[in-house]
Bacterial large signal recognition particle RNA from a Dehalococcoidia bacterium, 264 nucleotides, folded computationally. Its Rfam family is "Bacterial large signal recognition particle RNA". It is annotated as a non-coding RNA gene.
RNA sequence: UCGUGCUAGGCGGGGAACCUGCGCUGCCCUGAACCCGAAAUGCGCACUAUGCGGGGCUGAACUCCCGUCCGAGGUCCCAUACCGUGGGGACUGCGACCAUCACCCGGUGCUGAAGGCCGGGUCCUGCGCGGCGAGGCACUACGAAUCGGGUCAGGCCCUGACGGGAGCAGCCCUAAGGAGCAUGUCUCGGGUGACGCAGGAGUGCCUGGCCUGAGCCGAGCGAUGGAAGCAAGCCCGCGACCAAGAUCGACGGUGGGUGCACGG
Repeated sequence: UCGUGCUAGGCGGGGAACCUGCGCUGCCCUGAACCCGAAAUGCGCACUAUGCGGGGCUGAACUCCCGUCCGAGGUCCCAUACCGUGGGGACUGCGACCAUCACCCGGUGCUGAAGGCCGGGUCCUGCGCGGCGAGGCACUACGAAUCGGGUCAGGCCCUGACGGGAGCAGCCCUAAGGAGCAUGUCUCGGGUGACGCAGGAGUGCCUGGCCUGAGCCGAGCGAUGGAAGCAAGCCCGCGACCAAGAUCGACGGUGGGUGCACGG
RNA backbone atom coordinates (compact mmCIF):
# COMPACT_ATOMS: atom_id res chain seq x y z
C1' U A 1 0.00 0.00 0.00
C1' C A 2 -3.81 -3.62 -1.61
C1' G A 3 -7.44 -7.49 -0.29
C1' U A 4 -10.67 -10.39 3.14
C1' G A 5 -13.23 -10.78 7.83
C1' C A 6 -14.50 -8.11 12.27
C1' U A 7 -15.09 -4.30 16.30
C1' A A 8 -15.98 0.79 18.44
C1' G A 9 -19.15 4.04 16.19
C1' G A 10 -23.26 5.45 12.89
C1' C A 11 -28.39 4.95 10.54
C1' G A 12 -30.28 12.52 12.22
C1' G A 13 -29.78 17.11 14.85
C1' G A 14 -31.62 21.55 17.32
C1' G A 15 -35.21 25.31 19.95
C1' A A 16 -39.17 26.36 23.25
C1' A A 17 -42.52 23.98 26.59
C1' C A 18 -43.43 20.03 30.45
C1' C A 19 -40.09 18.54 34.58
C1' U A 20 -36.49 19.01 40.84
C1' G A 21 -33.36 17.90 36.59
C1' C A 22 -32.19 14.84 31.86
C1' G A 23 -34.09 12.18 27.56
C1' C A 24 -38.59 10.57 24.45
C1' U A 25 -43.67 10.73 22.48
C1' G A 26 -46.68 15.81 21.19
C1' C A 27 -45.34 21.54 18.96
C1' C A 28 -41.73 24.44 15.91
C1' C A 29 -37.02 24.85 12.79
C1' U A 30 -33.55 22.32 9.75
C1' G A 31 -33.12 18.16 6.71
C1' A A 32 -31.21 12.87 1.85
C1' A A 33 -33.03 11.14 7.38
C1' C A 34 -33.70 2.05 8.65
C1' C A 35 -38.18 -1.14 10.40
C1' C A 36 -41.69 -2.81 14.44
C1' G A 37 -44.13 -1.87 19.67
C1' A A 38 -45.92 1.34 24.05
C1' A A 39 -45.89 6.49 25.76
C1' A A 40 -49.76 13.37 28.44
C1' U A 41 -54.31 11.65 34.69
C1' G A 42 -47.68 9.62 29.80
C1' C A 43 -42.97 6.50 29.04
C1' G A 44 -37.60 5.72 30.40
C1' C A 45 -33.94 7.64 33.75
C1' A A 46 -30.64 10.42 38.09
C1' C A 47 -25.71 14.56 36.89
C1' U A 48 -21.35 8.81 34.05
C1' A A 49 -29.02 11.33 33.37
C1' U A 50 -28.84 13.22 25.75
C1' G A 51 -34.63 7.75 25.80
C1' C A 52 -37.05 2.23 26.58
C1' G A 53 -38.01 -3.12 24.32
C1' G A 54 -37.16 -6.09 19.72
C1' G A 55 -35.09 -6.62 14.67
C1' G A 56 -32.08 -5.06 10.43
C1' C A 57 -28.25 -2.32 7.55
C1' U A 58 -23.50 0.02 7.37
C1' G A 59 -18.77 0.25 9.25
C1' A A 60 -12.65 2.72 10.11
C1' A A 61 -14.18 6.96 6.54
C1' C A 62 -18.20 11.28 1.49
C1' U A 63 -20.35 8.38 6.16
C1' C A 64 -17.57 7.99 12.93
C1' C A 65 -15.22 11.75 16.65
C1' C A 66 -13.23 16.85 17.99
C1' G A 67 -12.21 22.16 17.05
C1' U A 68 -13.49 26.47 14.24
C1' C A 69 -16.40 29.64 10.68
C1' C A 70 -21.18 30.71 8.71
C1' G A 71 -25.92 30.75 10.25
C1' A A 72 -32.14 28.87 9.27
C1' G A 73 -34.83 29.25 13.58
C1' G A 74 -36.18 29.76 18.79
C1' U A 75 -35.88 32.12 23.74
C1' C A 76 -34.76 36.38 27.24
C1' C A 77 -34.82 41.65 27.47
C1' C A 78 -37.84 44.50 24.74
C1' A A 79 -36.10 51.59 24.39
C1' U A 80 -38.24 55.28 20.95
C1' A A 81 -41.77 56.06 17.18
C1' C A 82 -46.35 54.34 14.80
C1' C A 83 -51.04 51.65 15.68
C1' G A 84 -55.10 49.91 18.94
C1' U A 85 -57.46 50.56 23.64
C1' G A 86 -59.01 52.51 28.86
C1' G A 87 -58.85 56.98 31.62
C1' G A 88 -57.65 62.44 32.79
C1' G A 89 -58.19 67.85 31.95
C1' A A 90 -52.78 70.79 34.42
C1' C A 91 -51.42 73.13 29.51
C1' U A 92 -52.47 74.31 23.94
C1' G A 93 -56.82 74.36 21.03
C1' C A 94 -62.33 74.56 20.10
C1' G A 95 -67.49 76.49 20.10
C1' A A 96 -71.44 78.39 22.89
C1' C A 97 -72.06 81.41 28.05
C1' C A 98 -71.10 85.56 31.68
C1' A A 99 -68.63 90.28 33.09
C1' U A 100 -65.75 94.62 31.79
C1' C A 101 -63.49 97.75 28.18
C1' A A 102 -62.81 99.82 23.14
C1' C A 103 -64.76 100.70 18.08
C1' C A 104 -68.82 101.00 14.85
C1' C A 105 -74.06 100.70 13.53
C1' G A 106 -79.20 101.00 14.77
C1' G A 107 -83.32 102.23 17.98
C1' U A 108 -85.34 105.23 21.83
C1' G A 109 -85.39 109.83 24.90
C1' C A 110 -86.78 117.40 26.93
C1' U A 111 -94.20 115.17 23.80
C1' G A 112 -89.09 113.60 29.69
C1' A A 113 -83.96 108.74 29.74
C1' A A 114 -81.79 106.55 34.04
C1' G A 115 -82.75 107.06 39.28
C1' G A 116 -85.89 107.97 43.80
C1' C A 117 -90.86 108.05 46.36
C1' C A 118 -96.19 106.76 46.59
C1' G A 119 -100.13 103.76 44.34
C1' G A 120 -103.11 100.14 41.00
C1' G A 121 -103.31 95.32 38.31
C1' U A 122 -101.37 90.42 37.72
C1' C A 123 -100.48 86.42 42.73
C1' C A 124 -102.41 84.25 47.75
C1' U A 125 -106.24 83.86 51.94
C1' G A 126 -111.10 84.79 54.04
C1' C A 127 -116.08 86.73 53.62
C1' G A 128 -120.10 88.48 50.55
C1' C A 129 -122.86 88.86 45.87
C1' G A 130 -123.95 86.75 41.13
C1' G A 131 -124.07 82.50 37.82
C1' C A 132 -124.32 77.13 37.10
C1' G A 133 -125.57 72.24 39.04
C1' A A 134 -127.90 68.82 42.76
C1' G A 135 -131.42 68.04 46.61
C1' G A 136 -135.56 69.35 50.34
C1' C A 137 -139.97 72.30 51.06
C1' A A 138 -143.63 75.47 49.05
C1' C A 139 -146.61 75.32 44.35
C1' U A 140 -149.68 72.75 40.06
C1' A A 141 -152.61 68.92 38.18
C1' C A 142 -153.60 63.66 38.96
C1' G A 143 -154.70 60.19 42.56
C1' A A 144 -159.47 55.37 46.77
C1' A A 145 -164.87 49.06 43.04
C1' U A 146 -165.20 47.92 48.99
C1' C A 147 -162.09 48.39 53.93
C1' G A 148 -161.11 57.71 53.30
C1' G A 149 -164.36 62.36 53.89
C1' G A 150 -168.71 65.53 52.37
C1' U A 151 -173.42 65.60 49.90
C1' C A 152 -176.04 61.43 49.06
C1' A A 153 -181.32 60.89 43.72
C1' G A 154 -183.47 56.12 43.56
C1' G A 155 -184.03 52.08 46.50
C1' C A 156 -183.60 49.85 51.83
C1' C A 157 -184.53 49.64 57.48
C1' C A 158 -187.43 51.38 62.11
C1' U A 159 -192.28 53.84 63.42
C1' G A 160 -199.63 54.12 63.86
C1' A A 161 -198.00 58.82 62.44
C1' C A 162 -194.65 62.97 62.91
C1' G A 163 -190.05 61.60 62.07
C1' G A 164 -185.36 58.99 62.36
C1' G A 165 -181.15 55.73 60.57
C1' A A 166 -177.50 53.19 57.51
C1' G A 167 -175.95 54.14 52.76
C1' C A 168 -174.87 52.22 46.53
C1' A A 169 -174.27 55.05 41.90
C1' G A 170 -173.27 60.18 40.63
C1' C A 171 -170.83 64.81 41.94
C1' C A 172 -167.17 67.37 45.04
C1' C A 173 -162.62 66.87 48.12
C1' U A 174 -158.36 64.64 50.02
C1' A A 175 -154.22 60.59 51.92
C1' A A 176 -150.10 57.54 50.66
C1' G A 177 -147.83 58.00 46.09
C1' G A 178 -145.83 58.83 41.48
C1' A A 179 -145.46 63.04 38.11
C1' G A 180 -144.84 68.33 36.62
C1' C A 181 -141.98 72.47 37.78
C1' A A 182 -142.28 79.04 35.42
C1' U A 183 -141.36 80.89 40.18
C1' G A 184 -140.26 81.41 45.67
C1' U A 185 -137.35 79.61 49.79
C1' C A 186 -133.55 76.54 52.37
C1' U A 187 -129.15 73.37 52.18
C1' C A 188 -124.90 71.61 49.58
C1' G A 189 -121.09 71.60 45.55
C1' G A 190 -117.16 73.64 41.69
C1' G A 191 -112.01 73.28 36.33
C1' U A 192 -117.80 79.10 38.52
C1' G A 193 -117.08 85.26 37.65
C1' A A 194 -114.15 91.41 32.89
C1' C A 195 -118.19 91.48 40.54
C1' G A 196 -117.60 93.70 45.78
C1' C A 197 -115.07 94.08 50.75
C1' A A 198 -110.95 93.04 54.05
C1' G A 199 -106.08 91.21 54.89
C1' G A 200 -101.38 89.47 52.95
C1' A A 201 -97.11 88.38 49.76
C1' G A 202 -93.86 90.51 46.26
C1' U A 203 -90.85 93.97 43.11
C1' G A 204 -90.83 89.32 37.95
C1' C A 205 -94.06 91.87 34.35
C1' C A 206 -97.82 95.78 32.99
C1' U A 207 -99.55 100.52 34.47
C1' G A 208 -100.80 105.67 37.07
C1' G A 209 -99.04 110.01 39.82
C1' C A 210 -95.03 113.11 41.96
C1' C A 211 -89.60 114.74 42.39
C1' U A 212 -85.35 115.37 39.39
C1' G A 213 -83.31 116.46 34.56
C1' A A 214 -79.88 113.37 30.02
C1' G A 215 -79.18 109.52 29.08
C1' C A 216 -80.79 104.42 28.12
C1' C A 217 -81.28 99.81 25.10
C1' G A 218 -79.85 96.22 21.24
C1' A A 219 -76.85 93.73 17.34
C1' G A 220 -71.82 93.07 15.25
C1' C A 221 -66.48 92.81 15.61
C1' G A 222 -62.16 92.79 18.85
C1' A A 223 -59.34 92.52 23.57
C1' U A 224 -59.03 90.95 28.68
C1' G A 225 -60.86 88.07 32.60
C1' G A 226 -64.24 84.19 34.69
C1' A A 227 -66.96 79.62 35.04
C1' A A 228 -68.89 75.05 32.99
C1' G A 229 -67.83 71.66 28.92
C1' C A 230 -65.32 68.80 24.50
C1' A A 231 -61.04 65.71 24.05
C1' A A 232 -57.88 66.91 18.32
C1' G A 233 -53.03 68.05 20.47
C1' C A 234 -51.21 66.84 25.47
C1' C A 235 -50.70 63.62 30.12
C1' C A 236 -51.17 58.58 32.63
C1' G A 237 -51.89 53.17 32.02
C1' C A 238 -52.38 48.57 29.07
C1' G A 239 -51.79 45.67 24.50
C1' A A 240 -49.68 44.53 19.73
C1' C A 241 -45.43 45.33 16.62
C1' C A 242 -40.29 46.24 16.97
C1' A A 243 -34.38 48.34 16.75
C1' A A 244 -30.12 47.23 19.57
C1' G A 245 -28.20 43.68 23.09
C1' A A 246 -27.78 38.65 25.46
C1' U A 247 -28.24 33.39 24.79
C1' C A 248 -29.11 28.41 22.51
C1' G A 249 -28.26 26.86 17.74
C1' A A 250 -29.99 22.92 12.71
C1' C A 251 -27.93 22.58 7.73
C1' G A 252 -23.42 23.69 5.36
C1' G A 253 -17.90 25.08 4.80
C1' U A 254 -13.02 24.13 6.74
C1' G A 255 -8.92 22.00 9.83
C1' G A 256 -7.57 17.79 12.59
C1' G A 257 -8.22 12.78 14.86
C1' U A 258 -9.66 7.25 15.12
C1' G A 259 -8.80 0.47 15.56
C1' C A 260 -8.17 -5.49 15.58
C1' A A 261 -6.90 -10.20 12.95
C1' C A 262 -5.08 -12.77 8.58
C1' G A 263 -2.99 -12.81 3.60
C1' G A 264 -0.42 -10.49 -0.96